Predicted 3D model of a 146-nucleotide part of an RNA (small-subunit ribosomal RNA, 3' minor domain) from Peptostreptococcaceae bacterium AGR-M142. The coordinates come from a structure-prediction model, not an experiment, and the mean pLDDT is 81. Taxonomically the source falls in Peptostreptococcaceae (Bacteria, Bacillati, Bacillota, Clostridia).

Context: one part of a larger RNA
RNA sequence: CACCGCCCGUCACACCAUGGAAGUUGGGGGCGCCCGAAGCCGAUUACUUAACCUUUUAGGAGAGAAUCGUCGAAGGUGAAAUCAAUGACUAGGGUGAAGUCGUAACAAGGUAGCCGUAUCGGAAGGUGCGGCUGGAUCACCUCCUU
Numbered sequence: 001c002a003c004c005g006c007c008c009g010u011c012a013c014a015c016c017a018u019g020g021a022a023g024u025u026g027g028g029g030g031c032g033c034c035c036g037a038a039g040c041c042g043a044u045u046a047c048u049u050a051a052c053c054u055u056u057u058a059g060g061a062g063a064g065a066a067u068c069g070u071c072g073a074a075g076g077u078g079a080a081a082u083c084a085a086u087g088a089c090u091a092g093g094g095u096g097a098a099g100u101c102g103u104a105a106c107a108a109g110g111u112a113g114c115c116g117u118a119u120c121g122g123a124a125g126g127u128g129c130g131g132c133u134g135g136a137u138c139a140c141c142u143c144c145u146u
Stems, first nucleotide, its partner, number of pairs: 003109001005106001008102002011099001013096004018091003023086005031078004039071001041069005047064003052060003112133009
């Protein structure tokens, strides 16, 4: 600007990100169990031993070695949690010059509309029950303006 108006939803197409999903793959961390290197510490010993000590054919101290134990890195393994990626299929959302179906709303929008709830339907929606006026018309009451 405007009823040759405005406007709602499904469906179709394209793109975008997101949710669910049998699972799959990977990351870091924690926990349990197994194993237990080096090393420290502890225990034991019938083995070895130059310096020190002694009462000296030897003994002691100390040192070494061997065996065992606690702790213990790496490794193995188990059940969970957590994070990320991916996953047939699936759900809704967003965006788009001129697609499909209808016409729900806006005028009493042609069944007034809306809210809650139940139910039904391709879709907007329909219907029932209760509520609201942010509905029209009529009647009455109380007022306002002229």